[in-house]
RNA sequence: GCUGAUAUAGCUCAGCUGGUAGAGCAACUCAUUCGUAAUGAGUAGGUCGUAGGUUCGAAUCCUAUUAUCAGCU
Numbered sequence: 001g002c003u004g005a006u007a008u009a010g011c012u013c014a015g016c017u018g019g020u021a022g023a024g025c026a027a028c029u030c031a032u033u034c035g036u037a038a039u040g041a042g043u044a045g046g047u048c049g050u051a052g053g054u055u056c057g058a059a060u061c062c063u064a065u066u067a068u069c070a071g072c073u
């Protein structure tokens, strides 16, 4: 220098070929208990790496770009 993969909640990851963004763990509240843990119920938390484009509508399609990883030279 070229090619590919990955980037989504605090962490680990889903998201079915475009139609209101989810799970587990963690956090918080409540119940249960003499109390803690465990258990049960609930709540909050994300402008989907960034910037543009296409579209009525983009996490998803296209382009550029950043970071990490891998391969080739």
Stems, first nucleotide, its partner, number of pairs: 001072007010025004019056001027043005049065005
Notes
A computed fold for a 73-nucleotide RNA from Massilibacillus sp., annotated as transfer RNA. Model confidence (mean pLDDT): 82 of 100. It was read from a public genome assembly. Rfam family: tRNA. Rfam classes the family as a transfer RNA.